[in-house]
RNA sequence: AUUGCAGGCCGCCUUAUCGCUCUUCAAUUCGUUGAGGGGAGGAAAGUCCGGACACCAUAGGGAGGCAUAGCGGCUAACGGCCGUCGCCCUGUAGUACUUACUAUAGGGUAGGACUAGUGCAACAGAAAGUAUGUACAGAUAAUGCUGUAGUGAAAUCAUGUAAACUCUAUGCGGUGAAAUACCACGUAAACUUGCAUUUUAGGGUUCCCGCCCAACGUAAGAGGGUAGGUAGAUAGAAUUAUUUGGCAACAAAUAAUCCAGAUAAAUGAUAAGGACCACGCAUUUAGUAUGGUACAGAAUCCGGCUUACAGGCCUGCUUUUUUU
Numbered sequence: 001a002u003u004g005c006a007g008g009c010c011g012c013c014u015u016a017u018c019g020c021u022c023u024u025c026a027a028u029u030c031g032u033u034g035a036g037g038g039g040a041g042g043a044a045a046g047u048c049c050g051g052a053c054a055c056c057a058u059a060g061g062g063a064g065g066c067a068u069a070g071c072g073g074c075u076a077a078c079g080g081c082c083g084u085c086g087c088c089c090u091g092u093a094g095u096a097c098u099u100a101c102u103a104u105a106g107g108g109u110a111g112g113a114c115u116a117g118u119g120c121a122a123c124a125g126a127a128a129g130u131a132u133g134u135a136c137a138g139a140u141a142a143u144g145c146u147g148u149a150g151u152g153a154a155a156u157c158a159u160g161u162a163a164a165c166u167c168u169a170u171g172c173g174g175u176g177a178a179a180u181a182c183c184a185c186g187u188a189a190a191c192u193u194g195c196a197u198u199u200u201a202g203g204g205u206u207c208c209c210g211c212c213c214a215a216c217g218u219a220a221g222a223g224g225g226u227a228g229g230u231a232g233a234u235a236g237a238a239u240u241a242u243u244u245g246g247c248a249a250c251a252a253a254u255a256a257u258c259c260a261g262a263u264a265a266a267u268g269a270u271a272a273g274g275a276c277c278a279c280g281c282a283u284u285u286a287g288u289a290u291g292g293u294a295c296a297g298a299a300u301c302c303g304g305c306u307u308a309c310a311g312g313c314c315u316g317c318u319u320u321u322u323u324u
Stems, first nucleotide, its partner, number of pairs: 001320001004317007012274007020039008041295001045306002048304005053176004058210001060209004065172005070084005085111001086109010112167002117165002119161003134149005180231004191221005202213003238257008275293004280288002
């Protein structure tokens, strides 16, 4: 210099003009105006996990279903993360000697149980299981009774396989911001018909039991009112920096900061210059023409996982080549 793998960080910038939106202050003819401050991510995506929060008159038991699985730690918690052990792959070094062992570095890992049971194992082979069985040998009255060989990954009721069914251990109430709470206006929680009804339907958010509430049920019809506003809704399990502890994930202390809050949904448009990339021309200087600048957009919030991503930078291991 280059190839591949793994991990991490950025991912267009500046200026000017105009526009949209939230908020603070002032003024106001209540229409708005002026000044200041802020305004889409590392994944906002998927809706796959775990929670905060809100509600449900039980939060009890059982079943079903689902999830996890070496050991230890972190966390509010997790199917997540960190460390370590085992197993597998690759490289290096040493020992040994024909194919292994030890150590180390990088990468991977869905890693409890095969004597609780069931299933599966192509081809080859005589045969893949409680086998009267190929070849040779031994033994016997006789017989796969014993040994060796052959085929194969596996051949004395055996081995392998559980991201095969299953078993074991542990865990799980449900719904979801269109949750939910409050206010205003208005009315018809009223009416008709059928069925059901206090022995029990119904509700308590998969089913059953228990427990609690309790006539509010169910199907159809006719008709009336409303679709307005406020909160939830952004000060946090918050972010950044330093110190201490720890291999690390992380924890504690101190200091600083406030970084969207829309509601049919704002967070932008134009112009100029610059940066980077691709390619052509040119050139030994770093110029010039053209084109391009990824994936993509909050909607209660947070911690993870998975997926997408033009280009640039950094770290570890590795391939090939060159120089010293």